[in-house]
This is a predicted complex of two RNAs, RNase P RNA and transfer RNA, with 401 nucleotides together. Rfam match: Bacterial RNase P class A. Rfam describes the family as follows. Ribonuclease P (RNase P) is a ubiquitous endoribonuclease, found in archaea, bacteria and eukarya as well as chloroplasts and mitochondria.
Formats: sequence, structure tokens, C1' cells
RNA sequence: GUUGGCUGGGCGAUCGCUAGCUUUAUGCUAGAGGAAAGUCCGGGCUCCAUAGAGUACGAUGCCAGGUAAUGCCUGGGCAAUGUAAAUUGACGGCUAGUGCCACAGAAACCAAACCGCCUUCGGGUAAGGGUGAAAAGGUGCGGUAAGAGCGCACCGCAUUAUUGGUAACAAUGAUGGCAGGGUAAACCCCAUCGGGAGCAAGACCAAAUAUAGAUCUAGAGUUCGCUCGCAUGUUACUCGCAUGAGAUUUGGGUAGGUCGCAUGAAAUAAUGGGCAACCAUUGUUCUAGAUAGAUGAUCGUCCUCGACAGAACCCGGCUUACAGGCUGAC
RNA sequence: GCGAGAUAGCUCAGGCGGUCAGAGCGUCGGAUUCAUAACCCGGAGGUCGAGAGUUCGAGUCUCUCUCUCGC
Repeated sequence: GUUGGCUGGGCGAUCGCUAGCUUUAUGCUAGAGGAAAGUCCGGGCUCCAUAGAGUACGAUGCCAGGUAAUGCCUGGGCAAUGUAAAUUGACGGCUAGUGCCACAGAAACCAAACCGCCUUCGGGUAAGGGUGAAAAGGUGCGGUAAGAGCGCACCGCAUUAUUGGUAACAAUGAUGGCAGGGUAAACCCCAUCGGGAGCAAGACCAAAUAUAGAUCUAGAGUUCGCUCGCAUGUUACUCGCAUGAGAUUUGGGUAGGUCGCAUGAAAUAAUGGGCAACCAUUGUUCUAGAUAGAUGAUCGUCCUCGACAGAACCCGGCUUACAGGCUGAC
Repeated sequence: GCGAGAUAGCUCAGGCGGUCAGAGCGUCGGAUUCAUAACCCGGAGGUCGAGAGUUCGAGUCUCUCUCUCGC
């Protein structure tokens, strides 16, 4: 100097709060986080069809693996930065098509030539100058009227073969004088993935109540199995599927409880497999669950004097905030 | 749990990225008037919520954060 992991004041007393248990009491036990946060992704769970087809729309985009799944993680490749350890990367395709490229500049992909160079004055040229983010590979030698991959060597590039690798890719050889700018976090193309809504989901019980009034609609056929039509739900659209009465409106009434809700893709230890992420087997443990919403206050003592911050259906990630302390590797 | 937004003091424009940072009201100065208002002329005032990235170039495209509002 780079990078990873862990921790997030300790002990005691008193008074309180939430939940559970019992012997119902001056009882016992348990009681916020690494981010509980942002709600940015992915799932579980619930209802809609068992979650279906097509189009649209959205997301992702090197390769392999992990996972319930992911846009996450691990390992590798390539590129950039750094002396290096290392870090970062929306990293498919402008040779499918279309669009855009202000100003400057002769010219922004259609072709051409402002100054210049050469000239047999017809023209040739794209070396040099200049503009720009970007102007028909770069350096050198030869060559030429002047020039030019025009020729050659090296480097770059394209095609192809072999070898190594699961692959991305790399190395080596051969061939080609060079394919014709940038932009896809521009439209788009290709590949893969994605059904919608969300615990105010949803289920049950109790209470209240009027199968209340008004308006509108569509029922038909039949072999009695259904078919056509209509309405509603599924909603971005079409189909498909389900239901059979439905829609609008007026007035009235209810809005309380239980479950969902804490045993789970759980935590942890050992062993084994794997470079790793992670997986398997065995053992052990049970670890908040409120519904106006608990986890606090005071005192004593010690130290390095304590940051960011408070669960509300639950998990896996990402991102952001974070005083201080411990520790591994390079 | 779901969604929308942030541009001058206030209210709002800004199409497919470029000399595009604007409009109205307000404010300042001038002119007019005996004086004030109105009318007329001229000016100032902006890190486009913050920070990164893509691009030659970002108010505009993408990501993260902050704040506000609605259901």
C1' cells in the first nucleotide's frame, strides 16, 4: 500500500412493557439488526384455471458452474487502469436494415479535392498542410514525373487449418494487400427469461341487514348430451377457460374477533466432496411475534466512553448509512 | 404495499442528445407624470434536486441516493 472476515460497550440491582408456561404468584422463561432502511431485483405463500397459446411490452446479454430462483454469487477468459499486490467492466450484433453525427472542415460515407506535389497542360496524385471526437491500417526501405500496399520486412487486421482447453479463448502455420468511420445506456435484429395482483393477499366466526327500491339487457335451438348468443371474471390485446343471471344507480346497515403469523430453501458443530460459490451425511438447538403497536428508565461500577440505526407475512441477494475494536492473506 | 414528481423568487414550457437554457408574473434601472399606478424601453437573476456513468458532447439516456406528493 491492496484486500477479506468478525464484532457493534461489559457486569450487577430496582421499577416497568410484550409473549409463552404453570403450582395463578411480590413465580419462571424468552424478547430487534448487520443493515430491521431503500423497496432495486429474485422467490415462497394466497386468490384468479392446473398458470395455458399467440402478439405486444419489459428485463438480461463473454464462458462454465452454484442456487428454490435471480439482473445475485464463485471460478475462468478478454479489455482498461496501476511499478505491483489488485481493482473496474450494460463485455451479443453498425458486415440485417433505418436514423443521427452541431460548430469547424474541400469532404462526415455519397462521393470528391481547399492549399500543396508532378505535368506532355489533357490531366495524374492523396505523400505533406489544415479542421475535427472521428477523414480509405502504422513504421521503415524500395519504387515513381510526383505519388500510392504499387512491391517488400515487421506490427495490426480478415479468412482458414492444426494444437491445447468442457467452453469463452489462446498459441502456431498458411493465405489475402486491407475488407472501407463513430453511435445499439439511438430505433432495431438475434438469443434467453418473465401470466396478473398482492398479507389492506386470503380463510373462518360473530354482529347488522331488505331475496330493499328504480332503470337496462336476450334469449333462441335441441337428438336433453349440449350448441349458438349475451353478460361477468381472468385485463395491454386476441383466443382459451370458468361462472349463469348481470350491470348502473338511490337509500340504509356493518366495519369486531380468530387464523394466516413464526419448525424454516432455519441455525450451528463435526466429517466428506469441490480451486471456490456451494452441496451431502450425522449430531445438537428452538431463537421476538405486537395490532395504536413491547424490547425502556433509574442507580452503582469498569473501560478504549460506545457509530449508523427500531421487526409488522417470510426468506435469498443488491444498494446505501456506520464511531471504535479484533483478525487473516498478499 | 403501490405509484408520480423535482428547471429563475412564484407558476410552468423545453418533440428523436448539439449555438436551446426560455415564457408569464415578480424584481431593478430608465422614460412618462406635479406625484403614484397602468402603458412603453432596457437589464439582472439558473451547478436544470445530489453524485457517478455512456457519448466527441447530457436539462434530455442509464444507475445510485436525497426530498416532496398521492393511493